Notes:
A computed fold for a 74-nucleotide RNA from a Nanobdellati archaeon, annotated as transfer RNA. Its Rfam family is "tRNA". Its family is annotated with triplet codon-amino acid adaptor activity in the Gene Ontology. Rfam classes the family as a transfer RNA.
[in-house]
RNA sequence: GCCCUGGUAGCUUAGCUCGGUAUAGCGCGAGAUUCGUAAUUUCGAGGUCGAGGGUUCGAAUCCCUUCCAGGGCU
Numbered sequence: 001g002c003c004c005u006g007g008u009a010g011c012u013u014a015g016c017u018c019g020g021u022a023u024a025g026c027g028c029g030a031g032a033u034u035c036g037u038a039a040u041u042u043c044g045a046g047g048u049c050g051a052g053g054g055u056u057c058g059a060a061u062c063c064c065u066u067c068c069a070g071g072g073c074u
Stems, first nucleotide, its partner, number of pairs: 001073007010026003020057001028044005050066005
């Protein structure tokens, strides 16, 4: 230098092919249960999807540029 894969909540991740309100688990907060704690259970908060731009009525998803991490080739 070229090619491939990945980047989404505090952590791990689904969703991308086929554009239409962004998922789940753990963790966090509150309630129930208990004499109390743990466990169990219910509810809630938490994201502007690595960054910028474009296409579109509408972009995590399609296109372009770019950053980071891993792998391959030279």
NCBI's taxonomy places the organism under Archaea, Nanobdellati. The RNAcentral record of the sequence draws on ENA.